[in-house]
Molecule: Glycine riboswitch aptamer
Organism: uncultured Planococcus sp.
RNA sequence: AUGAUUGUACGGGGAGAGAACGCAUUGGCGUCGCCGAAGGAGCAAAUGAGUAACUCAUGAAUCUCUCAGGCAAAAAGACUCGUACAGGACG
Numbered sequence: 001a002u003g004a005u006u007g008u009a010c011g012g013g014g015a016g017a018g019a020a021c022g023c024a025u026u027g028g029c030g031u032c033g034c035c036g037a038a039g040g041a042g043c044a045a046a047u048g049a050g051u052a053a054c055u056c057a058u059g060a061a062u063c064u065c066u067c068a069g070g071c072a073a074a075a076a077g078a079c080u081c082g083u084a085c086a087g088g089a090c091g
Stems, first nucleotide, its partner, number of pairs: 006086008018032001020031004033071003039067001040065003046058005
């Protein structure tokens, strides 16, 4: 300073999939099916190393997996919008 990226608080929006079955009796346990938007894991380009093929390492997502989580409503919810505060990048 017409204050960036970002963070915190509050408020608005915000998807999917079982009110499954058996036992127990309200803390739950087991079985089968399913979802992808808390969190977690995997990798493409690219970069680096190894003389080459190629290998190794780093490496993103709303993609993939489904460990965790979830499958009436409520709550939660990635992401997004507004307000306030913090902070101080380019110039």